Molecule: c-di-GMP-I riboswitch aptamer
Organism: Planctomycetota bacterium
RNA sequence: UCCUCGAAAGGGCAAACCCGCCGCAAGACGGGGACGCAAAGCCAUGGGCCUGGACUUGUUAACAGCGGGCUCCAGGCCGCCAGGCUGCCGCA
Numbered sequence: 001u002c003c004u005c006g007a008a009a010g011g012g013c014a015a016a017c018c019c020g021c022c023g024c025a026a027g028a029c030g031g032g033g034a035c036g037c038a039a040a041g042c043c044a045u046g047g048g049c050c051u052g053g054a055c056u057u058g059u060u061a062a063c064a065g066c067g068g069g070c071u072c073c074a075g076g077c078c079g080c081c082a083g084g085c086u087g088c089c090g091c092a
Stems, first nucleotide, its partner, number of pairs: 005090002012037002017032004022027001035079001041085003045082003048077007055069005
């Protein structure tokens, strides 16, 4: 110095919820707040989940609404998993 690993020290991030604001929505951002996190730092690449639209289908007298889809399009979640990139400290 590097890899594995995660004791200690210094610290870091910030779930739910509340307020403000943007969005049809999922959700993002800011403030408060801490459930937790050794990458809970970054990347939407694979899978997964969520939202909206088109189409289709069931229900209906019909529309609307609601539900379904070996379908398609657009968007979201990296604190769902995997993968990629980077990183503080150094006990055994």